Source information
Predicted 3D model of a 74-nucleotide RNA (transfer RNA) from a Candidatus Aenigmatarchaeota archaeon. It was read from a public genome assembly.
RNA sequence: GCGCCGGUAGUCUAGCCUGGUUAGGACCCUGGCCUUCCAAGCCAGUGACCCGGGUUCAAAUCCCGGCCGGCGCA
Numbered sequence: 001g002c003g004c005c006g007g008u009a010g011u012c013u014a015g016c017c018u019g020g021u022u023a024g025g026a027c028c029c030u031g032g033c034c035u036u037c038c039a040a041g042c043c044a045g046u047g048a049c050c051c052g053g054g055u056u057c058a059a060a061u062c063c064c065g066g067c068c069g070g071c072g073c074a
């Protein structure tokens, strides 16, 4: 330099192919219930689509460029 794969919350991850529900789940965190206290359990809550542009009524999803990481080739 070229090709392929990936980037979603503090952590892990689903959804992307086939655009349309308030972007879902687990852990963590906060509050409450329970308990003599803690843990466990139950309930509730906060928080996310790598960046820029394009297409579209509408983009995490499609297209282009860039950045970062991994693998392969040279």
Stems, first nucleotide, its partner, number of pairs: 001073007010027004020057001029045005050066005
It matches the Rfam family "tRNA". Rfam's curators write: Transfer RNA (tRNA) molecules are approximately 80 nucleotides in length. By type it is a transfer RNA.